[in-house]
Formats: sequence, C1' cells, structure tokens
RNA sequence: CGCUGCUCAGAGCAAAACCGUCGAAAGGCGGUGACGCAGAGCCACGGGGCUAACGCGGUUCGAUCCGCUAUGCUCGCCGGGCCGCCAGC
Repeated sequence: CGCUGCUCAGAGCAAAACCGUCGAAAGGCGGUGACGCAGAGCCACGGGGCUAACGCGGUUCGAUCCGCUAUGCUCGCCGGGCCGCCAGC
C1' cells in the first nucleotide's frame, strides 16, 4: 500500500418512540432511548426516494382546494470521491 472482517484491543455512532426546538413541509438540531452499524465519519457528484414554500397552470367572485415544479431534504437507499481505528492475509 492492497484485499478481507473469522479472531483481539480500546473506543465511536445511535433507528423507532417520546419531549423540547427550528422549518411551509420533508427534515434538521438537543435530550431521553438502543434497532442496528467496520466507515451509521465527511461530501448531495450520479441514480433512487421524500417534501412542495416560491413560481406556473387549473378551479373559484375571492379564499380554500387540485396538478406540476427543487432552489429544500435524505450519505442509516445504492454507486462514486475524501479521510480513518484494530486484526488477519
């Protein structure tokens, strides 16, 4: 350095749910909590998924409502990139 995660060590992260908070929402953050994770560390670059405020269209006297749309979100959906612990080969 590469491959692998059968074994060892010391650690690490934290799903759902509930509470608080930010947000139009999806979702984020903090706390409690552990379903799991060898990259469940980081980056929305490609694909997928979620949402639809603004905008556009429809409806309406108007509001409401409906449809489309990412510039919003997801790295704990997959791929890719960057960095990294231990062990074995």